[in-house]
Context: one part of a larger RNA
RNA sequence: UUGGGUUUAAAGGGUCCGCAGGCGGAUUUAUAAGUCAGUGGUGAAAGCCUACAGCUCAACUGUAGAACUGCCAUUGAUACUGUAAGACUUGAAUUCGAUCGAAGUGGGCGGAAUAUGACAUGUAGCGGUGAAAUGCUUAGAUAUGUCAUAGAACACCGAUAGCGAAGGCAGCUCACUAGGUCUGGAUUGACGCUCAGGGACGAAAGCGUGGGGAGCAAACAGGAUUAGAUACCCUGGUAGUCCACGCCGUAAACUAUCAAUACUCGUUUUCAGCGAUAUACAGUUGGAGACUAAGCGAAAGUGAUAAGUAUUGCACCUGGGGAGUACGAUCGCAAGGUUGAAACUC
Numbered sequence: 001u002u003g004g005g006u007u008u009a010a011a012g013g014g015u016c017c018g019c020a021g022g023c024g025g026a027u028u029u030a031u032a033a034g035u036c037a038g039u040g041g042u043g044a045a046a047g048c049c050u051a052c053a054g055c056u057c058a059a060c061u062g063u064a065g066a067a068c069u070g071c072c073a074u075u076g077a078u079a080c081u082g083u084a085a086g087a088c089u090u091g092a093a094u095u096c097g098a099u100c101g102a103a104g105u106g107g108g109c110g111g112a113a114u115a116u117g118a119c120a121u122g123u124a125g126c127g128g129u130g131a132a133a134u135g136c137u138u139a140g141a142u143a144u145g146u147c148a149u150a151g152a153a154c155a156c157c158g159a160u161a162g163c164g165a166a167g168g169c170a171g172c173u174c175a176c177u178a179g180g181u182c183u184g185g186a187u188u189g190a191c192g193c194u195c196a197g198g199g200a201c202g203a204a205a206g207c208g209u210g211g212g213g214a215g216c217a218a219a220c221a222g223g224a225u226u227a228g229a230u231a232c233c234c235u236g237g238u239a240g241u242c243c244a245c246g247c248c249g250u251a252a253a254c255u256a257u258c259a260a261u262a263c264u265c266g267u268u269u270u271c272a273g274c275g276a277u278a279u280a281c282a283g284u285u286g287g288a289g290a291c292u293a294a295g296c297g298a299a300a301g302u303g304a305u306a307a308g309u310a311u312u313g314c315a316c317c318u319g320g321g322g323a324g325u326a327c328g329a330u331c332g333c334a335a336g337g338u339u340g341a342a343a344c345u346c
Base pairs, nucleotide, nucleotide: 004317005316006315007300008299012314014201015200016199017198021194022193023192025088027086028085029084030083031082033081034080035077036076037075038074039073040072041071042070049065050064051063052062053061054060091191092188093187094186095185096184097182098181099180100179103177104176105175106174107173108172109171110154114150115149116148117147118146119145120144121143125136126135162169163168206247207246208245209244210243211242215241216240220236221235222234223233258313259312260311261310262309263308266291267290268289269288270287271286272285273284274283275281295302296301319346320345321344328339329338330337331336
């Protein structure tokens, strides 16, 4: 490389958008580039292959044939692909009408809790643990009440629920923005799918500048435990956690399962709709789950949300270690990220 694979054995990019590229619904006409057929030319000789012949045989050699799978020209065929033109509606999209949700961004507001401060009541403990101690407290703590201030998070509802491309999203409310679903009309008429490179987004931690700082809490200090205890437990506590702007670009970024399309036994729950006078229901569309037939699978399992049957496009894998390391390149303020070997060894 071919082949074979990618839930768990090596292997699906964190997610989406998207140029080039690849692939692409049903129909008519034209064309004849691909495609198919015929003919002509060329495809040197030698060699290879086949047959026969010559050296006593063979190697070797000679003669003839075949082959040279190709290229060029020309004459035809027109199913498929392409190209051009026309027409179609089922794919896709738009619009009208309903509707759904913790989807996003920016304001405003709210109550509980916590901490701190002030005042009041009140007196000897509080706190903490397996047990203690460090710690706080007669300079009046803990507890109780009233008031004030601050920051962060939003109990119940709450779900096996919902929304979002993923990361993720939860008090209430307003504004702006985006999206999905459903019903039946109308409109455009293949406008589609995938996507190397590229672009955007991307938890937590971390970084820069300026704010903020209640609680929690790496580091750190002390008290315990222990043979030791640079831990687990306790008392404190700084970065950080929060906000604005700018970086970083990684995660078991997981469904460890790429995207799209078509087809394929059933049962059941649930969310948003449609249908019917109806909260109850044979049905139906789009999601979210559980079980299961066939099939698939090494098995576990999966099973219309496929890991079944097929097609298209992309990404990735090829024994373990060395190693996601070195070197180079590139991105970054840095931390580091991306790309990514070999020697050697088993």